[in-house]
Predicted 3D model of a 350-nucleotide RNA (Bacterial RNase P class A) from Candidatus Doriopsillibacter californiensis. It matches the Rfam family "Bacterial RNase P class A". It is annotated as a ribozyme. Gene Ontology terms of the family: ribonuclease P activity, dimeric ribonuclease P complex and tRNA processing. The sequence is in RNAcentral, with records from ENA. Model confidence (mean pLDDT): 76 of 100.
RNA sequence: CGAGUGAGUUAAACGACCGCCUGCGGUUAUUUUUUCCGCGGGAGGAAAGUCCGGACUCCGCAGAGCAAAAUGCCGGGUAACGCCCGGGCGCCGUGAGGCGACGGAAAGUGCCACAGAAAACAAACCGCCAUCGUCUGAAAAGGCGGCGGCAAGGGUGAAAUGGUGCGGUAAGAGCGCACCGCACGAGCGGUAACGCCCGUGGCAGGGUAAACCCCAUUUGGAGCAAGGCCAAACAGGAACUAUGGCGCGGCUCGCGUCGUUUCGGGUAGGCCGCAAGAGGGUGUCGGUAACGGUACUCCCAGAUAAAUGGUCGUUCUUGACAGAAUCCGGCUUAUAGACUUUCUCGCCAC
Repeated sequence: CGAGUGAGUUAAACGACCGCCUGCGGUUAUUUUUUCCGCGGGAGGAAAGUCCGGACUCCGCAGAGCAAAAUGCCGGGUAACGCCCGGGCGCCGUGAGGCGACGGAAAGUGCCACAGAAAACAAACCGCCAUCGUCUGAAAAGGCGGCGGCAAGGGUGAAAUGGUGCGGUAAGAGCGCACCGCACGAGCGGUAACGCCCGUGGCAGGGUAAACCCCAUUUGGAGCAAGGCCAAACAGGAACUAUGGCGCGGCUCGCGUCGUUUCGGGUAGGCCGCAAGAGGGUGUCGGUAACGGUACUCCCAGAUAAAUGGUCGUUCUUGACAGAAUCCGGCUUAUAGACUUUCUCGCCAC
């Protein structure tokens, strides 16, 4: 210098004026969500998808079994998780690094397109070998047919009952041996996953479980339109009567309750929940890290038809994806440009 790799920051900036939502203080008014004034705050890294996990609330504080769903190497973090960090193993990459639902296929069932002889209690298509018969031939040898042996070679396929080599054999074959792989056992290292190493065994019936299934672990249900309070409304109806109704929410049992029951109708306005929190920032300590402890400091949207906008000026690189609705931790998806930094590879120079 070029090409990469991982981590992170930013999300046009500044000023003036006029608006909108909201907190506090004052003011006005009999009162109120009134009026006016002052000070302060006013979208995001994803506010998104609503996919996980929790807080919070109610149901009977949540009993048993079945069903269903999710997860699935090891250790750690966390309020919790299907998330994160670290490690192991496998695959990919020259490398930095990236990716992985990564338990079980001799419990059972299913499936394996095309090609191929055969796709699974494996298989003889082309072949190789022995032997018998017959034909040709002087013989060697060859053709055809029968009966057997063989999984070496060819061919098909994503995949064909370990791989390479030597021996062996009629030809072959873990048939024998060496190495690699595999299974089992011991030792050593590691918290563990696992690794290293030694020995034993010729080797043990393909793949597929984000196919059913089996094993292990976890899960009560509904959700801020939860739920509570005030106001208003509560006309006229329907269902059920204990072998029943309702409550629990897929089923059964069990439990509670018997009208303060359920359904339907009606009412449709306000307040709380509702933002001081598993909170943000800075420093420091512990830890490889995720994260945790501690000191100081900050208060940082809260609407309910729903605020965050408009105009003007200056500057630049002319600006992507996108708008809170109970809150928080994650994941996933969308995202222009700019910037910082770790490490790797290649080339050149010293």